Large-subunit ribosomal RNA, domain IV from a Verrucomicrobiota bacterium, 333 nucleotides, folded computationally. The source organism's lineage runs through Bacteria, Pseudomonadati and Verrucomicrobiota. Model confidence (mean pLDDT): 87 of 100. The full RNA is in RNAcentral, with records from ENA.
[in-house]
Context: one part of a larger RNA
RNA sequence: ACCUGGUUAAGGAACUCGGCAACAUAGCCCCGUAACUUCGGGAGAAGGGGUCCCCUCUUCGGAGGGGCGCAGUGAAGAGGCCCAACCGACUGUUUACCAAAAACACAGCAUUCUGCUAAGUCGCAAGACGACGUAUAGGAUGUGACACGUGACCAAUGCCGAAAGAUUACGGUAAGGUGUUAGUUCCGCUUGCGGAACGAAGCUCCGAGCCCAAGUCCCGGUGAAUGUCGGCCGUAACUAUAACGGUCCUAAGGUAGCGAAAUUCCUUGUCGGGUAAGUUCCGACCUGCACGAAUCGUGCAACGAGUUGGGCACUGUCUCAACCAGGAGCUCA
Numbered sequence: 001a002c003c004u005g006g007u008u009a010a011g012g013a014a015c016u017c018g019g020c021a022a023c024a025u026a027g028c029c030c031c032g033u034a035a036c037u038u039c040g041g042g043a044g045a046a047g048g049g050g051u052c053c054c055c056u057c058u059u060c061g062g063a064g065g066g067g068c069g070c071a072g073u074g075a076a077g078a079g080g081c082c083c084a085a086c087c088g089a090c091u092g093u094u095u096a097c098c099a100a101a102a103a104c105a106c107a108g109c110a111u112u113c114u115g116c117u118a119a120g121u122c123g124c125a126a127g128a129c130g131a132c133g134u135a136u137a138g139g140a141u142g143u144g145a146c147a148c149g150u151g152a153c154c155a156a157u158g159c160c161g162a163a164a165g166a167u168u169a170c171g172g173u174a175a176g177g178u179g180u181u182a183g184u185u186c187c188g189c190u191u192g193c194g195g196a197a198c199g200a201a202g203c204u205c206c207g208a209g210c211c212c213a214a215g216u217c218c219c220g221g222u223g224a225a226u227g228u229c230g231g232c233c234g235u236a237a238c239u240a241u242a243a244c245g246g247u248c249c250u251a252a253g254g255u256a257g258c259g260a261a262a263u264u265c266c267u268u269g270u271c272g273g274g275u276a277a278g279u280u281c282c283g284a285c286c287u288g289c290a291c292g293a294a295u296c297g298u299g300c301a302a303c304g305a306g307u308u309g310g311g312c313a314c315u316g317u318c319u320c321a322a323c324c325a326g327g328a329g330c331u332c333a
Stems, first nucleotide, its partner, number of pairs: 002327007010319002014317001019314001027051005036041001038145001052067006068072001080312007087304002092104002108143007120129003146299004151229003156226002158222004165217003171211003176206002179203002183198007230248005257291001258288001269285005
């Protein structure tokens, strides 16, 4: 020097990515307790006072008097608190062994399927679950308490409906044809042989046309279905800006609300607050590179080993280190 503890002048976060770690707080009784709020909470808010022993009295709760110590929940064990913002409503769940969260779940909301031999799922099947349930039930999907809301577009994709037309498989029907050849005719001659053409029946192969389902095309609907939600130019009596106008394109051009945001590149945007000094933080502005309404939008009390900023208290985190105890280490056995 290292590990684990203990103490420390003055200062008190100057340390550091960050108060990490440590300190501090702490039980019980009394007083007292804000904003906000879903009226339940917030709340042990915060902030104060008391706490031991002896005597007397006692309604047995306590009261009065006296006493000691630096110190009375006399050792041990036993909340630090406050302000503000973000996310998720909450209690829960999770990467057994690097992540506990803002991720998952959740009650609630919505859509959709399912009439019971249900839909759906497992299985080749029998069969089983669903369910000894029956639409106030069950399955699937999305959203995620609550409050206020949830805009436009059905052109594309999906789904649903309708069945007039177009297209269309297998199959059916079947005109006609292919091959084969009994036979017929013709030719040649070696006179019973060879060759050619046509060709019945049967068998065989092909087969137009006609009939014919779903689907597709076509038509209509549907967004808490997958999704999408413009550009240019001009204009007001300072300037600037543009309520206004023109034009092109589109299925329709982003409504309310929010906004440099867990989203903002330029960017440490600009202004204000906090600090002596603030790329973080809070409040505004809106020029939204590239927010936006159940892939929900905006708020929100309570809650959180969540994230961020600030403050009080407190401290060896630090200025800046020192000492002490035990251990490990070293030597010997």